Molecule: small-subunit ribosomal RNA
Organism: uncultured Gammaproteobacteria bacterium
RNA sequence: AGAGUUUGAUCCUGGCUCAGAUUGAACGCUGGCGGCAUGCUUAACACAUGCAAGUCGAACGGUAACAGCAAAAGCUUGCUUUUGGCUGACGAGUGGCGGACGGGUGCGUAACGCGUGAGAAUCUGCCUAUAAGUUGGGGAUAAGCCUUGGAAACAGGGUCUAAUACCGAAUAUGGUCUAUGGACUAAAGAUUGCCUCUUCUUGAAAGCAGUCGCUUAUAGAUGAGCUCGCGUUGGAUUAGCUAGUUGGUGGGGUAAAGGCUUACCAAGGCGACGAUCCAUAGCUGGUUUGAGAGGAUGAUCAGCCACACUGGGACUGAGACACGGCCCAGACUCCUACGGGAGGCAGCAGUGGGGAAUAUUGGACAAUGGGCGCAAGCCUGAUCCAGCAAUGCCGCGUGUGUGAAGAAGGCCUGCGGGUUGUAAAGCACUUUCAAUUGGGAGGAAAAGCGGACGGUUAAUACCCGUUCGACUUGACGUUACCUUUAGAAGAAGCACCGGCUAACUCCGUGCCAGCAGCCGCGGUAAUACGGAGGGUGCAAGCGUUAAUCGGAAUUACUGGGCGUAAAGCGCGCGUAGGUGGCCAGAUAAGUCGGAUGUGAAAGCCCGGGCUCAACCUGGGAAUUGCAUUCGAUACUGUCUAGCCAGAGUCUGGUAGAGGGAAGUGGAAUUCCAGGUGUAGCGGUGAAAUGCGUAGAUAUCUGGAGGAACACCAGUGGCGAAGGCGACUUCCUGGACCAAGACUGACACUGAGGUGCGAAAGCGUGGGUAGCAAACAGGAUUAGAUACCCUGGUAGUCCACGCCGUAAACGAUGAGAACUAGCCGUUGGGAGGGUUCGACCUCUUGGUGGCGCAGCUAACGCGAUAAGUUCUCCGCCUGGGGAGUACGGCCGCAAGGUUAAAACUCAAAGGAAUUGACGGGGGCCCGCACAAGCGGUGGAGCAUGUGGUUUAAUUCGAUGCAACGCGAAGAACCUUACCUGCCCUUGACAUCCUCGGAAUCCUGCAGAGAUGCGGGAGUGCCUUCGGGAACCGAGAGACAGGUGCUGCAUGGCUGUCGUCAGCUCGUGUCGUGAGAUGUUGGGUUAAGUCCCGUAACGAGCGCAACCCUUGUCCCUAGUUGCCAGCACAUCAUGGUGGGAACUCUAGGGAGACUGCCGGUGACAAACCGGAGGAAGGUGGGGAUGACGUCAAGUCAUCAUGGCCCUUAUGGGCAGGGCUACACACGUGCUACAAUGGUCGGUACAGAGGGCCGCAACCCCGUGAGGGUAAGCUAAUCCCAGAAAACCGGUCGUAGUCCGGAUCGGAGUCUGCAACUCGACUCCGUGAAGUCGGAAUCGCUAGUAAUCGCAGAUCAGCAUGCUGCGGUGAAUACGUUCCCGGGCCUUGUACACACCGCCCGUCACACCAUGGGAGUUGGCUGUACCAGAAGUCGCUAGUCUAACCUUCGGGAGGACGGCGCCCACGGUAUGGUCAAUGACUGGGGUGAAGUCGUAACAAGGUAACCGUA
Repeated sequence: AGAGUUUGAUCCUGGCUCAGAUUGAACGCUGGCGGCAUGCUUAACACAUGCAAGUCGAACGGUAACAGCAAAAGCUUGCUUUUGGCUGACGAGUGGCGGACGGGUGCGUAACGCGUGAGAAUCUGCCUAUAAGUUGGGGAUAAGCCUUGGAAACAGGGUCUAAUACCGAAUAUGGUCUAUGGACUAAAGAUUGCCUCUUCUUGAAAGCAGUCGCUUAUAGAUGAGCUCGCGUUGGAUUAGCUAGUUGGUGGGGUAAAGGCUUACCAAGGCGACGAUCCAUAGCUGGUUUGAGAGGAUGAUCAGCCACACUGGGACUGAGACACGGCCCAGACUCCUACGGGAGGCAGCAGUGGGGAAUAUUGGACAAUGGGCGCAAGCCUGAUCCAGCAAUGCCGCGUGUGUGAAGAAGGCCUGCGGGUUGUAAAGCACUUUCAAUUGGGAGGAAAAGCGGACGGUUAAUACCCGUUCGACUUGACGUUACCUUUAGAAGAAGCACCGGCUAACUCCGUGCCAGCAGCCGCGGUAAUACGGAGGGUGCAAGCGUUAAUCGGAAUUACUGGGCGUAAAGCGCGCGUAGGUGGCCAGAUAAGUCGGAUGUGAAAGCCCGGGCUCAACCUGGGAAUUGCAUUCGAUACUGUCUAGCCAGAGUCUGGUAGAGGGAAGUGGAAUUCCAGGUGUAGCGGUGAAAUGCGUAGAUAUCUGGAGGAACACCAGUGGCGAAGGCGACUUCCUGGACCAAGACUGACACUGAGGUGCGAAAGCGUGGGUAGCAAACAGGAUUAGAUACCCUGGUAGUCCACGCCGUAAACGAUGAGAACUAGCCGUUGGGAGGGUUCGACCUCUUGGUGGCGCAGCUAACGCGAUAAGUUCUCCGCCUGGGGAGUACGGCCGCAAGGUUAAAACUCAAAGGAAUUGACGGGGGCCCGCACAAGCGGUGGAGCAUGUGGUUUAAUUCGAUGCAACGCGAAGAACCUUACCUGCCCUUGACAUCCUCGGAAUCCUGCAGAGAUGCGGGAGUGCCUUCGGGAACCGAGAGACAGGUGCUGCAUGGCUGUCGUCAGCUCGUGUCGUGAGAUGUUGGGUUAAGUCCCGUAACGAGCGCAACCCUUGUCCCUAGUUGCCAGCACAUCAUGGUGGGAACUCUAGGGAGACUGCCGGUGACAAACCGGAGGAAGGUGGGGAUGACGUCAAGUCAUCAUGGCCCUUAUGGGCAGGGCUACACACGUGCUACAAUGGUCGGUACAGAGGGCCGCAACCCCGUGAGGGUAAGCUAAUCCCAGAAAACCGGUCGUAGUCCGGAUCGGAGUCUGCAACUCGACUCCGUGAAGUCGGAAUCGCUAGUAAUCGCAGAUCAGCAUGCUGCGGUGAAUACGUUCCCGGGCCUUGUACACACCGCCCGUCACACCAUGGGAGUUGGCUGUACCAGAAGUCGCUAGUCUAACCUUCGGGAGGACGGCGCCCACGGUAUGGUCAAUGACUGGGGUGAAGUCGUAACAAGGUAACCGUA
């Protein structure tokens, strides 16, 4: 510090996700040791049991227990009992101090609660200092004893008694009050020592002294209370709140100011700088994250606050409205004799419960601290320790070195090997930790005791201080640490390995099982699932989950945006607020600097100590803040005095559909009346509805009425926007220009507010010509509630009032300043100039087009900014849900405005790029159409396919580009299929062992395969061992498979398409995908060529080179040829000969737009012509770019993987591939006279032939048979070419057309023609009289027509491949159909239009709104009620201290009443949550239904508002 994910690819926007750190964690797997920390985050849920706050006998009366002592009794003679407060001590009690600390928890609290900084009107036990005192009396009471009630808890009565308990009196340094005269106000003793006295030894009293107390006062310290400034969560779908409320006066009250309280008076106080209400929450130091700013958090430790079962209340006290105190109410639990009582773990342990989850009913007061005490000491679940837990942090170990035969085993393999791996074993060492033996610090300093010295004192006591000595005090603890012994001995796991992200293979599985943080893996070759081997990372841990921050500049202060991605209010005016021109002075609020105080400790940094570290400890910095004070004065603010450059006013002009009102005008439509006039009009793609003989349409005249204003008219004008268009008048707003004068910052923006605001719509009343939602009819259509047509009502118009929205758009808020130019246009001014139209220059206000810099993701913007800056406002934060629900406000309604959440997705989106596509455009081509000729589709048959059938009808090919295709030929074979019978190392290959030559002939059984036999035969090489080939047998490695996958593949092929395209290098442009080149102007069959050109070149294609054909020449003449010469024949190149010709087959020539004319741009080229056998690639062929279709083929072959292995392999026989209601393709033959038939007569080319072609001759009607010459082929044969031509016949007929079908008889091939061959002859003689919709081929030696040959092949073509014969018609042209090429355009497509995609309905699931209501929580208002208790009133009852005149009084207690008030209750609201029959929409869901709305002109352009 970034990365993954939207796309075919790109850039951007934008969300989601990941890598990091952290935790009081939990869960899974695993687990050696130690140190230091931490450990109910949930139910402030309920709690059994034990402990957590006592202490003081030096305050007191005392003596229940224990011990000692003394005495006595019993006796068993060392025990028991009794007595004695005599002593140590001490239960219960009185009294004092402490239970307000320490410990727990976070319910409540949005608050002066907390933090920080200030303040004044206060209190403060114990402690410190100072000053003064501590005199003298009194009356009770608990305990005890007696007794009563009660189950108990406890309570009552009588009687005795003490105090540092209680109450007067005296005194008053002081203190308080005061009317300044005065008045009021305290106290307690205890203990130690000395001395004196005395019952002579213990005590008591007096005295003196010390110590500890007590009282008063002042001051301090500590602690506490109160007040104020500032800071402190979210919600405005909470906007108004408040009657003690705000202030004053009097009274009361408090330790203390104060509405704290009360009476009266006034009517205030708070709030958009967010009151009130609702929700949530203890606050802070800090912790965590982050570079920081920030964000999140508030466990442990520390400070403050609040609470103690829930609610209320006071008492005591220095301090409480009190965790382990009291009273009352409530809920709960327990005891009970049912009458009544007891309790409060949010102390430490522990239990139940809740929960994913959090420990021992431990030890000790040794240390630190606390309470009490003179002290010893006692108490202390504070604390210190131990136990449990890898919960976290830190440290250590699980060995070290050597060791290649690179062991074995595992895994992989291309079978060679690789890897695990120096890893192990082996050898040599070491012993930390744990185990074991022994030793052994520190945490401990005291206090107390004894002695000495000093102080104090009258004192050598006591006490205090210093010092010496002895005696002791450790829970932890078997401590840390050191040491002995033994031995590598006891000690490694977890996650991951597709990308992000370090790490790869095999097997299993087969969209299953599963994984997954995101993208996504899995449908038979999964580095993504599961296992294994290997690897990577971390390590006593490792992963997962949850949570926080980070990355996220994704709320942007630091540090973002708003034309099109989300985002500028529809537009003005204007309040608050924010911001604000020039100059000068004052001030010092902001700002800046210095100093001081504070900002607790811990945390942080630097040292030091534990062997290191974590940890502990000493010091420092920081704490960015607040407060006080001193200074500075540039800027901002404030005040004062001015200025004119901003803004405004006045004077004079200018342009304008600016607004409102009234009036006027002409054209057109419609209607009405009349005239002329006739049969149609109208309308459409075509029609129909409609109108018209009752006279329409058309045309003329006149009239009525409403609405809108042609031309002018213009990226012209005006207005803030919406918007404004005939003309005239009146009223009226704004803008601009020129020159002066005036005011003197008066300005800009603008939350709320307020006004305007198209169309549609609403209300009331008018008006209504045209147009026209709704509606009706006619068409279209599968349907057509649409588009089209004929009608037609609201409405459109006017007046008044609402509505308040639009794609209200420049998708661009307002204002100001600055920043190159050029060209229009409009309004004004100045100058020049003028033929008075212009025109030129300058300037100013608008409105447009280009464009530099700059900006932008790009498109684009560019002085009218989207540039550079300033001020203010509005708005945005992924898509959907949703501009929706609920609530509020507005509206007559429609609805508007404000405006969520649950849930769901990993995208949604912008701009640009390349393609593809378009019922977009332009250009061009092709038998693509058109023009023609002939077919198919109808018939019969042949053949292929589908379907059906079957035991099997083997398999493949399926739009063009499957279907006379693989198959250039299924009777057996082929053959892969079916049935049956057989074989199992196999029909075939290699290896091993054994035997045998091989081979040939033959018998029997069987359908055959096969089985059982018989006979003949003994080969070749040899180093004599054997070997090679062949045959048989045996065992296993293996063979074999037309079994699967063409979507794992190679190869081959089809197709677009013989279409003209497809690319690259360098350069340039662009952020980039990409573009350029390859586009453009011409031209071509062609990306063919030329020109132009940020491109210049090149490659694969095109063309040419190749073959064939057309002309000529040369060469060569056999088997071919025969002109001339000769011979022979009935005749024939038959023969001699010839080499001329044809021909054969080698080589050349020829054609190149070369020449001429024209057109063109002086080009390329095109048109015409000449010559020529041939003319513009002469004809034909071969040749098929980059790629597309997961196109075809695993059944030609090859091949990965999978599958079968007595079978899915192999052999054999028979059957099937030939089936047949049917459908389709391709063909053949026809339907006839351009013909059939009969007879006669001609003319080819190219092929084939020894397992062959076969002449002549003979036989047969014929297929054919017989015989046999020739030919290994320019020699012989197949082989008679047929149409054609000549002649005869038929005469338009189902025929002398047509030949299917069937019967009979044959021929040939073959082992064999039944299923199932071809052909011949005789007989039979079906459909068919030119073929619906539709559709195919062909542009010249072509179509059409005619025959011939070949491959395959024993036999079997109407097929296929070739060959020649005869031999046409037509092409105006490119509008349309199909296919293709180039350019361009749109796109929401990229699996690319066979694309994408919308809505209803149906089904399942999910969350949510409404809902008659129901239930619960919180809360407001009004009223009832009123426990305990403070306070106030009260003389009913009782009453020790004081006073008394002895009657009583003062005071007190109980009782009664009143105010306040908790719980509770009634009524009525608000709000939140849960739930609810039914219901609304929404979301999600591989293959449901209906249509086809959008994306292309999406087939009616789309979209916005409204009905």